[in-house]
């Protein structure tokens, strides 16, 4: 100097004028009533007011309700080891594998429980020989030489993502882990390091025939459901009607209909019991509620108003301690949107050139996606100079 890898910051600024939302203070008006309270279409002032992704609605929660509490199935998610966190499919560190010259990036249980698939090409994809090599032995033909015939081979070539581990030898007719030496992988045993995943070493064994589980599946761990349109309060208003549904008993007018046990003088309240129904995926248990009901739908009427939830938080910032780090502890300090037909706009001057993606709706921690450009840091490679 160039090319890369990776982490972070910003997302127009300053001044002025006018205009918006919220909170608070003061004043005025009105009402109650008494030095105060409430209210307000009024006036003035102070403070504050959209993002790094507010997007996606993909994970995890806080919070509210069902609802009181266990269990099981199904379903869903995750998946190397150790930590962090309220929790997580997130983050940090480590280890193994793959890619890359490298900085770095990506991936992760099980293929010997079982099932299934591996297109096309190729002779062949749990393995059948296309091109080839030999033709020893044995057999056929031939007078014989020989016939690349029968037969033997899977080492060479070809096809493919993948075709019976590699190098060198022995051996053979030609070969081949058939055998041998070394190496690689795998299995078994032992030793050392590490919390562990794993790493290193020694010995024995020719064991050497795959891949796919983001195919079904198996194993381990986790998970109740619904969601701020949750939920709570106030005001106003109307109009309810007809049904469904179990077992068993009793009665009757018998294709069906009516009714519902015991105690309690009778009815009822109440108590006990059986059966049935309901309790936010399903099944079941306990518990609770109900059977003039809840529940399930059908027809019809009224309401869609106001308040709350609603922002002080698993909060921000600063300093110090612990930790490789993620993060955590202590101290100090600050209050930084709460709209609801939905708030930030217009103008002037100067500076900058950063012109993009793009607007909160209960809140928080993440992930993913979109994004013009500016700035800061660390690291890698190449070339040159000193």
């Nucleotide at each position: 100097u160039g090319a890369g890898u990776u982490g972070g910051u910003c997302a127009g600024g300053u001044a002025g004028u006018c205009g918006c939302g919220c909170u608070c203070c003061g004043g005025g008006g009105c009402g109650c009533a008494a030095u105060g309270c409430g209210u307000u279409g009024c006036c003035g002032g102070a403070g504050u007011g959209a993002g790094g992704a507010a997007a996606g609605u993909c994970c995890g929660g806080a919070c509210u309700c069902c609802a009181u509490a266990g269990g099981g199935u199904g379903c869903a998610g995750c998946g190397c080891c150790g930590g962090g966190u309220a929790a997580c499919a997130c983050c940090c560190g480590g280890g193994c594998g793959a890619g890359g010259u490298g900085a770095c990036u990506c991936g992760g249980g099980g293929a010997c429980a079982g099932g299934g698939c591996c297109a096309c090409a190729g002779a062949a994809a749990c393995a059948g020989a296309c091109c080839g090599c030999c033709g020893c032995a044995u057999g056929u033909c031939g007078c014989a030489a020989g016939a690349c015939c029968a037969g033997g081979c899977a080492a060479g070539g070809g096809u493919g993502a993948a075709a019976a581990g590699g190098u060198g030898g022995u051996g053979u007719a030609a070969g081949a882990g058939a055998c041998c030496a070394c190496c690689g992988g795998c299995g078994c045993g032992c030793c050392g390091g590490g919390c562990a995943a794993c790493c290193g070493g020694c010995g024995c064994g020719g064991c050497c025939a795959g891949g796919c589980a983001a195919c079904c599946c198996c194993c381990g761990c986790u998970g109740g459901g619904a969601g701020c349109a949750a939920g709570g309060c106030c005001a106003a208003g109307c109009a309810g009607g007809a049904g469904g549904g179990a077992a068993g008993g009793u009665c009757c007018a018998c294709u069906g209909g009516a009714u519902c046990g015991g105690g309690g003088a009778g009815c009822g309240a109440c108590c006990c019991g059986u059966u049935c129904c309901c309790u936010u995926c399903c099944c079941g248990u306990a518990a609770g509620g109900g059977a003039c009901a809840a529940c399930c739908g059908c027809c019809g009427g009224g309401u869609a108003g106001g308040c709350u939830g609603c922002u002080a938080g698993a909060g921000g910032c600063g300093a110090g301690g612990g930790g490789u780090a993620a993060c955590u502890c202590u101290c100090g300090u600050c209050c930084c949107a709460g709209a609801u037909a939905g708030a930030u706009g217009a103008c002037u001057a100067c500076c900058g050139c950063u012109g993009a993606c793009a607007g909160a709706a209960u809140c928080c921690g993440g992930c993913u996606u979109a994004c013009a450009g500016a700035c800061c840091g660390a690291c890698u490679c190449a070339a040159g100079c000193u």